[in-house]
């Protein structure tokens, strides 16, 4: 020392991404009251107009007269003033320019360069300098010649000069003197170099200047202080895809040079020096105190302030000086800018302001030297863009304010609403109060010191008074993380987004509003840094499967290292000293009203170095030891290796024999071989490769790997006990050796097998899987290659830590009198299995560790790109090794869990199959659906689970659709007003298709307090509203289908697991059943199963008319009965099963009702209800007509058939259930018939519908499109109904299609079932009913069984699936986009090399009679420039390579299940 979100259906782990925090020289958006204090070009070291930023000294000097004095003169007059002129240089006023001195090396700016000539820390300098300043000692004698200014002449446009002449100095020169100075030599002492003392040779100084005086100044020597120069150690970026670099290079001797050491430079000599502890190269970068962050260790950073360094347009160079190689000096060269008379000149803001430009972005061309500091001066003073201040900017930090108290009818507005109310909200209004701030007025500082004077800031801070709530609030956010939610708009659009993600019509996520939350003169966003991130892990991570152990061994350097003793003191520990600048930090005080800020004091700055001490541990040195390691001796096992030889079986070929038609191959075939004689058989022979059985979790080897047998050579290992050496050890970067298969080179060999290739199949295709051939290769020798899922996915070594049980090779002991064998116990070395503790995310590991520890090496840090590109090394090549980035994504991944799935496994069930019976699919018709058509053909239902379904009756109505005509508070409901009571209702006529419109006729409510009252009804009006079969079944309720009447689905407690979760519910039996029994970390319970309910079958009993007819059937009640209860067998003595008895019925007796948790966003807004949305003279309502009935075609479900088990005719027989008042309707009569007339009876056990039919009896038909079949059509009718045209049913006569049992495929059914037969009924005027729902009659066949198909259940297994296999997912191609590699080239930059040329300048040679300056002319070095060959970096490029990406493109289906040929590595 805080965490959170995000991979999954869920879980744990690994792992990345993202967020919350702090800070910034910031910028941008919106907003903006005041003050204090800080801070402000991070980019173009880009270019600069203008002004200022370094001068000063007259007490160094000559000189001058601008200014001011003084004196004189003149003029004016105000009579002591003004103006003008002249003079003056001893005016102790002054001064332009000049000589001279000091200062322009400080102060100020910037960070280009620089990875060390830098910086930081600690040291050294006996190898050194130091102006001004301080102290001490001594000194200043004698001389000299010039020169500027100035004057004159003169050149030039200018800048700037040239010549002649005059003059001064603290300018310059000579001589003298001088020591503790320099130098030569000597002596003595001392030292590692060297130094000290004494003497000695030679040499070297000055300004008696300034001033009335004091001062101040000058020279020499010594010392101090300050400020430098040089050297050393350590520390101070990245990159090895930079591994070798270096000739002044490393050292020496001598010389030169410097203040000084030194290859600093030169001559000669030697051949060194640096480097894996990273030289050299490349890229980047000023360093530090510090700053930010962080718990710290660290990480990042180097603005402001402070220290150091470097630079001053770019490059080179020196001069002067104490100090420079000099920001506002000089010379030269390049570039640029300006002036010019074209001859030539001038310039350098990275000083302060300011300008242009660049940029997201950074200020005033301000005031003052009053303070602090600096230069000069004796001083006054002058100068000072240092500095002190002000200005601008919310850029940062700090402080203050925008009012306070009361005030409920909780006002208005606005927002929400469940329509009641709620929020804004004491908020406002209103009342009282205050005046920080603001404005005005008055007063008014400190800052000033050693100081008479002196204040830019500034009439500022501050104080007092007055006025009046008056002048002053915004920004972001409100899905989770993360504090804070509602309405409307929008409708995968517009948009949001830090991550996850929102938006496709009810968005807490977009936009707006209201409300809320958080901050507040700010709030947000962006950028980059630290943190969180233990996500580079020293503190503090890992490597079996997540990323990660080199394929294996040997081994140098390095790291680590047994026991004892002594010593040392490098590491280590302690104490102490010095340092660690100031500022910053922390603590305590103090000053601004507080704070920020500032001041003072203290602490600290974890570092470095020195000194002293300790001696346990590590290290060094020395001496010993034997437990590690090794050696010798005695034994042992082994597919360890290499070479040579040798053996038999088998395959193939060849020869011969014998023999005949096939062989071979496959799921099935074919290609192929064979009558030219194969295959099969026998004998002989050739050749190559591999070694059956033994054989094993066995053995050996470092790994790869090693297998017939024998011989030779040879490596390693194990055991035993003796002896010896004496730590000789372990691990190893770089390096070396070995290293399967494939492949390569050369030469052999080649039987079998067999990439490529050819053919045959398979297939939609089949460049495959299968088959027939077959070349490289496989084999040998030699040489390469150097990789594999080279795996135990587990580096090597050492020690420690329970047990059980095999096995291989030794040893010891026991058993035995003894030997051998066998057996047992112990032990050593291997090799297996199970397991404890412990470990682990889990799986699992567990003395052969993945446990507990130590030593060393290798490796990892999200996924993809990618083990790829480029570069380099190796290789004959193939390729190997090393090894990135851009870009993209928010995951990728491991283990385990629950499901689902599998062309995985096991078990079980079901009319699932099989066994059977009858159908469908073919025909015609009916009906429904699709499609098409139409003005409309209303709507819904679409695999199973839509399609004779909603609909259990579409001619009108229904009706929702279309056309046309009408209505608008409406056909319907409530409220209000008015009128009427002549209402309602019934009805006539006219117009019209009707709705409707107009004109009439009849009709005139109830109560009452008698009122103009109350109630009702109707009409008219008004607006609230009505109305909607309009949309959304993906907003819903309710209901329903399906899996499925399948046996399952869960819970409580307990137990197991880190957890999801498991257990229970598994296992063995059994069942129709999670039914029951047994066992078991489970024990119980719930919803389901079963039972309870209804119907039927048997019996008993009660009652009973309309039934029956004397007791039964029957009807309605009430009971009994069936429970594996009894017997036997089997099983485990259970559950249960099988058989039997009895019984009407036997193992749920038959049927029905009953449908668990859930699945399908299944169906329904058109049954109903309902949220939201939409229409409102229409999407509502009324009416007429039409449509839902269409018709090339397709599909589903049915009816009737195709006939003789039949058709037709005649006769005879037997049901059950149901139904009837706007009804059923008898008898009778008429009609061929539908039906009509009729009207008895019946609200029905009474009457009616109502004749059951198949069956049976008899006859006929005789296999034919028929006496089968009945469609279609014509004619005539009947009935219902306003109305049968579109569009009803039925009847009669006539007509007489297709069809002769139905392809692929497919449906139902297990007993009173299938099949066949008829009957009834709901709806209904009638009916398209062959449909639905019921009823009975006749009445079978078959089931060996569970291999297969379908569906389901349980267990198990694999999984990359979880939208769950109708899943997931790979690659090419095509299209768009993005970044990137290669590339003929092109362009630009960097650094170096060689040569040429060479400015200025230092040093130097020569010359000008002589010395110096100076001049002339050479030499060395050299900036810039030029040429050349290369190198490196970057940009760009025709073309080209792959990569990534983009809802719905193409082709296949490679992977995930045995993924349909197991997958994967090379």
């Nucleotide at each position: 020392u805080a965490g959170a979100g995000u991979u999954u259906g869920a879980u744990c782990c690994u792992g990345g991404c993202u967020c919350a925090g702090a800070g910034u020289g910031a910028a941008c958006g919106c907003u903006g009251g005041c003050g204090g204090c800080g801070u402000g070009c991070u980019u173009a070291a880009c270019a600069c107009a203008u002004g200022c930023a370094a001068g000063u000294c007259g007490a160094a000097c000559g000189a001058g007269a601008a200014c001011g004095g003084a004196a004189c003169a003149u003029a004016g007059c105000u009579u002591g003033c003004u103006a003008u002129g002249u003079u003056u240089g001893u005016c102790a006023g002054c001064u332009a320019a000049g000589u001279g001195g000091c200062g322009g090396a400080c102060g100020g700016g910037u960070g280009a360069g620089u990875a060390a000539u830098g910086u930081a820390u600690a040291g050294c300098u006996a190898a050194u300098g130091u102006g001004c300043c301080c102290c001490u000692u001594g000194g200043a004698g004698a001389g000299g010649g010039a020169u500027a200014a100035c004057a004159g002449u003169u050149g030039g446009a200018a800048a700037c000069g040239a010549c002649u002449g005059c003059u001064a100095a603290u300018a310059c020169c000579u001589c003298a003197u001088a020591c503790u100075c320099c130098u030569u030599c000597u002596a003595u002492g001392u030292u590692a170099a060297u130094c000290a003392u004494a003497g000695u040779u030679g040499g070297g100084a000055a300004a008696u200047g300034u001033u009335u005086u004091u001062u101040c100044g000058c020279c020499a020597a010594g010392g101090g202080a300050u400020c430098g120069g040089g050297c050393u150690a350590u520390a101070u970026g990245g990159u090895a895809u930079c591994a070798g670099c270096u000739a002044g290079u490393u050292g020496g001797u001598g010389a030169g040079g410097u203040a000084a050491u030194g290859g600093c430079u030169c001559a000669c000599c030697a051949a060194g020096g640096c480097a894996a502890u990273g030289a050299c190269g490349c890229c980047u970068a000023g360093c530090u105190g510090g700053u930010c962050u962080g718990a710290g260790a660290g990480g990042a950073u180097g603005a402001u302030c402070a220290g150091c360094c470097a630079c001053a347009c770019u490059g080179g160079g020196a001069c002067u000086g104490a100090g420079a190689c000099a920001c506002g000096g000089c010379c030269c060269a390049u570039a640029c800018u300006c002036c010019u008379a074209c001859g030539g000149g001038a310039g350098g803001c990275a000083g302060c302001a300011g300008u242009a430009g660049a940029g997201a972005a950074u200020c005033u061309u301000c005031c003052g030297c009053a303070a602090u500091g600096g230069a000069c001066g004796a001083a006054a003073g002058u100068c000072u863009g240092a500095c002190g201040g002000a200005g601008c900017g919310a850029c940062a930090c700090c402080g203050c304010g925008u009012g306070g108290u009361g005030g409920a009818u909780g006002a208005c507005a606005c927002c929400c609403u469940u329509a009641g109310g709620g929020g804004c909200g004491u908020a406002a209004a209103c009342a009282c109060c205050u005046u920080u701030u603001a404005u005005g007025a008055g007063g008014g500082a400190a800052g000033a010191a050693a100081u008479u004077c002196u204040g830019a800031c500034g009439g500022u801070a501050c104080c007092u008074c007055a006025u009046g709530a008056a002048u002053a609030a915004g920004g972001a956010c409100c899905g989770g993380c993360u504090a804070a939610u509602u309405a409307c708009g929008u409708g995968c659009c517009a948009g949001c987004a830090g991550c996850c993600g929102c938006g496709g019509u009810a968005a807490u996520a977009c936009g707006u509003a209201a409300g809320g939350u958080c901050c507040a003169a700010g709030c947000g966003u962006u950028a980059a840094c630290c943190g969180g991130a233990a996500u580079u892990a020293u503190u503090g991570g890992g490597c079996g499967u997540a990323g990660a152990g080199c394929g294996u061994c040997c081994g140098c350097a390095g790291g680590c290292g047994g026991u004892u003793u002594g010593u040392u003191a490098a590491g280590u520990u302690g104490a102490u000293u010095a340092u660690u600048a100031u500022a910053u930090a922390c603590c305590g005080a103090a000053g601004c009203u507080c704070a920020a800020c500032u001041u003072c004091g203290g602490u600290g700055c974890u570092g470095u170095a020195g000194u002293c001490a300790a001696a346990a541990c590590u290290g060094g040195c020395a001496a010993a030891c034997u437990a590690g390691a090794g050696a010798u001796a005695u034994g042992g096992a082994g597919a360890g290796g290499u070479g040579c030889g040798u053996g038999g079986a088998a395959u193939u070929g060849u020869g011969c024999a014998a023999g005949u038609a096939g062989g071979g191959g496959u799921a099935a075939a074919a290609u192929c071989c064979g009558u030219a004689g194969a295959u099969a058989u026998g004998c002989a022979u050739a050749g190559g490769a591999a070694c059956a059985c033994c054989a094993a979790a066995a053995g050996c080897g470092a790994a790869g790997g090693c297998a017939g047998c024998g011989c030779a050579c040879u490596g390693g290992c194990c055991a035993u006990u003796a002896u010896c050496u004496g730590a000789c050890g372990c691990u190893c970067a770089u390096g070396g050796a070995c290293g399967a298969a494939a492949g390569c080179g050369u030469g052999g060999g080649g039987a079998g097998c067999g990439a490529a290739a050819g053919g045959g199949a398979u297939u939609a295709g089949a460049u495959a899987c299968c088959c027939c051939u077959g070349u490289a290769g496989u084999c040998c020798a030699c040489g390469c290659c150097g990789u594999a899922a080279a795996c135990g996915a587990u580096g090597c070594g050492u020690g420690c830590u329970c047990g059980a049980u095999g096995u291989u090779a030794g040893g010891a002991c026991c058993c035995u009198c003894g030997a051998c064998c066998u057996g047992g116990u112990c032990u050593u070395a291997g090799u297996g299995u199970c397991u404890a503790a412990g470990a682990u995310a889990a799986c699992u590991c567990g003395a052969u560790a993945a446990g507990c520890a130590c030593g060393c090496c290798g490796c990892c840090u999200g996924u993809g790109u990618a083990g790829u590109a480029c570069g380099a090394u190796c290789g004959c090549a193939a390729g190997a090794u090393u090894a990135a980035a851009a870009c993209a994504c928010a995951a990728a991944g491991g283990a385990a869990u629950a499901g689902a799935c599998g062309g995985g496994g096991a078990c079980c069930c079901a009319c699932a199959c099989a066994a059977g019976c009858g159908g469908u699919g073919g025909a015609u018709u009916g009906c429904g659906g699709g499609g098409u058509u139409u003005a409309a053909u209303u709507c819904g239902a679409u695999a199973a689970u839509a399609a004779g379904c909603g609909a259990g009756u579409a001619a009108c109505c229904u009706u929702a659709c279309c056309c046309a005509g009408g209505c608008u508070u409406g056909a319907c409901a409530u409220c209000c007003u008015a009128a009427u009571u002549a209402u309602a209702u019934u009805u006539u006529c006219u117009a019209g298709a009707g709705a409707u419109a107009g004109a009439g006729a009849a009709g005139u409510c109830g109560g009452u307090u008698c009122g103009g009252c109350c109630g009702g009804a109707u009409u008219a009006g008004u607006g609230a509203c009505a109305g909607g079969c309009g949309c959304u079944g993906c907003a819903u309720g309710g209901u329903u289908g399906u899996c499925g009447u399948c046996a399952g689905c869960u819970c409580g407690u307990g137990c197991c697991u880190u957890g999801a979760g498991g257990u229970g519910u598994a296992c063995g039996g059994u069942u129709a059943a999670g039914u029951c029994c047994g066992c078991g970390a489970a024990c119980g319970a719930g919803c389901g199963c079963a039972a309870c309910c209804c119907u039927c079958a048997u019996c008993a009993u009660a009652u009973g008319u309309u039934g029956c007819a004397u007791u039964u059937u029957c009807a309605u009640g009430u009971g009994a009965g069936a429970c594996u209860g009894c017997c036997g067998a089997u099983c485990a003595u259970a559950a249960a099963u099988c058989g039997g008895a009895g019984g009407a019925a036997g193992g749920u007796g038959a049927g029905g009702a009953u449908g668990a948790c859930g699945u399908c966003a299944a169906a329904u807004c058109a049954g109903c209800a309902u949220g939201g949305c939409c229409c409102u003279u229409a999407u509502g309502c009324c009416u007429g007509g039409g449509g839902c009935u269409a018709c090339a075609c397709c599909c589903a479900c049915a009816a009737u058939a195709c006939a003789a088990u039949g058709g037709c005719u005649a006769g005879u027989a037997c049901a059950a259930a149901c139904u009837g008042a706007a009804g059923c309707g008898a008898a009778g009569c008429a009609g061929c018939g539908a039906u009509g007339c009729g009207g008895a009876g019946c609200g029905a056990a009474u009457c009616g519908g109502a004749g059951a039919a198949a069956a049976c009896u008899a006859g006929u038909c005789u296999c034919a499109g028929u006496u089968c079949g009945g469609a279609u059509u014509g004619a005539a009718g009947u009935c219902u109904g306003a109305a049968a045209c579109u569009c009803g049913a039925c009847u009669u006569c006539a007509u007489g299609a297709a069809g002769c049992u139905g392809g692929a495929a497919u449906c139902g059914c297990u007993a009173g079932u299938a099949a066949a037969c008829g009957u009834g009924u709901a709806u209904c005027a009638g009916u398209c009913a062959u449909g639905g729902c019921a009823c009975g009659u006749u009445g079978a066949a078959u089931a060996u069984g569970u291999u297969c198909c379908u569906g389901g259940g349980u267990c198990u297994u694999g999984u990359a699936c979880u939208c769950a296999c109708c899943g997931c997912c790979c690659g090419u191609c095509a299209a768009g986009g993005c970044a990137u590699g290669g590339a003929a080239g092109u362009u630009g930059g960097g650094a170096g090399c060689a040569c040429c040329c060479a400015a200025a300048g230092u040093c130097u040679g020569c010359g000008a009679a002589u010395u110096a300056a100076u001049c002339g002319u050479g030499g060395c070095c050299u900036a810039a420039g030029g040429u050349g060959a290369g190198u490196u970096c970057a940009a760009u490029a025709a073309c080209u390579g792959g990569g990534c990406u983009u809802a719905a493109g193409u082709c296949g289906u490679a992977a995930c299940a045995a993924g349909g040929u197991a997958a994967c590595c090379g």